Small-subunit ribosomal RNA, central domain from a metagenome, 349 nucleotides, folded computationally. The coordinates come from a structure-prediction model, not an experiment, and the mean pLDDT is 88.
[in-house]
Context: one part of a larger RNA
């Protein structure tokens, strides 16, 4: 409670494709379903409203009309929406001509570090901390030297740079692959927006099955602190962290801002591209597309937001309704399991 909202108060699905559905561009002609008008029939009676009248007034009670906002039939109207039919290009999309990019898969390879082995040189410490111990070392550690394994991530570049729908993505190199942006106006000719269910992607961690493990490291030892330390520190270590298949489906999945389209002062920056001009390592000017600051009007409870809107407006889809109880409990799906996912109530303030 049909009305208001949803950056921060409750509320934008984590993200994307999409059937239904909703909405949907410019010109013409038709039809007339909504739509708007007329008539004719109905819309019982009583009640309701209006005028009158009856009881000595009302309240009651009688007449008349009026309403009955509807629905059904027969005609009309053509401006809008909607069906047909025919065209158009400015929405979408093909082509063609450039163009940047850590955007996907898969296979190659590189060099610094840590670590471990092996061998040389050395010799007594090394380590680690507030300070210390555990702990490592005369069986030769640390240190340095040269060879030699593995596994992991990529230093400078590197930047509110860049690409992706989001999750995310960074060495180099081949392969195959997705979108994107300029330019052109050659082609199709509303082919578009939204999207309830549905499918599909989806960090970390976890969870099956094999692998593989340098380094870090939950758990878990030990040593320190402490009244006490199931922590902080410290030494040491297991899953995991790493590939391959295959679940899981959640995150402050954040811009805490749903998705499309139009408008609405300006300034500065930096990316990727087009156009003109010049005093041409480039500069100004304009114009497309990101990406950031600062600002007007307007908006907003403020904080702020402001052409990348939270602002004016239209379309479509989520979602909210005072706190706890609780994202809990039941049920039901899903999943090996963890648990996900739907989701009350009683009571209580």
């Nucleotide at each position: 409670u049909u009305g208001g909202g949803c950056g921060u108060a409750a509320a934008g699905c984590g993200a994307g494709c999409g059937c239904a559905g909703g909405c949907g561009g410019u010109u013409u002609c038709u039809u007339a379903a909504g739509u708007c008008u007329g008539a004719u029939g109905u819309g019982a009676a009583a009640g309701c409203c209006u005028u009158c009248g009856g009881c000595u007034c009302a309240a009651c009670c009688g007449a008349a009309g009026a309403a009955g906002u509807g629905c059904a039939u027969c005609g009309g109207a053509a401006a809008c929406u909607g069906g047909g039919a025919a065209a158009c290009u400015u929405g979408a999309g093909u082509g063609c001509a450039g163009a940047a990019g850590a955007g996907g898969a898969c296979a190659g390879u590189g060099g610094a570090a840590c670590u471990c082995c092996a061998u040389g040189u050395g010799u007594a410490g090394c380590g680690g901390u507030g300070a210390a111990a555990u702990g490592c070392g005369u069986a030769g550690a640390u240190a340095u030297a040269u060879g030699g394994a593995a596994g992991a991530a990529c230093a400078c570049c590197a930047g509110u740079g860049g690409c992706g729908a989001a999750g995310g993505c960074g060495g180099c190199u081949g392969u195959c692959u997705g979108g994107u942006c300029u330019g052109u106006a050659a082609c199709u000719g509303a082919c578009g927006c939204u999207g309830a269910g549905g499918c599909u992607c989806g960090a970390a961690a976890g969870c099956a099955u094999g692998g593989g493990u340098a380094g870090c490291a939950a758990a878990c030892a030990g040593g320190a602190u402490u009244a006490g330390a199931u922590a902080c520190c410290c030494u040491g270590g297991u899953a995991g962290u790493c590939c391959a298949c295959g679940c899981c489906g959640u995150a402050a999945a954040c811009g805490a801002u749903g998705a499309a389209u139009a408008c609405u002062a300006g300034g500065u920056g930096u990316c990727g591209g087009g156009c003109a001009g010049c005093a041409u390592a480039g500069c100004u000017g304009u114009u497309c597309g990101g990406u950031g600051c600062c600002g007007c009007a307007g908006c907003a409870a403020a904080c702020g937001c402001a052409u990348u809107a939270a602002g004016u407006a239209u379309u479509c889809c989520a979602c909210c309704u005072g706190g706890g109880g609780a994202g809990u409990a039941c049920g039901u799906u899903c999943g090996c399991a963890a648990g996900a996912a739907u989701g009350a109530a009683a009571c209580u303030c």
RNAcentral holds the full RNA, with entries from SILVA.
It matches the Rfam family "Bacterial small subunit ribosomal RNA".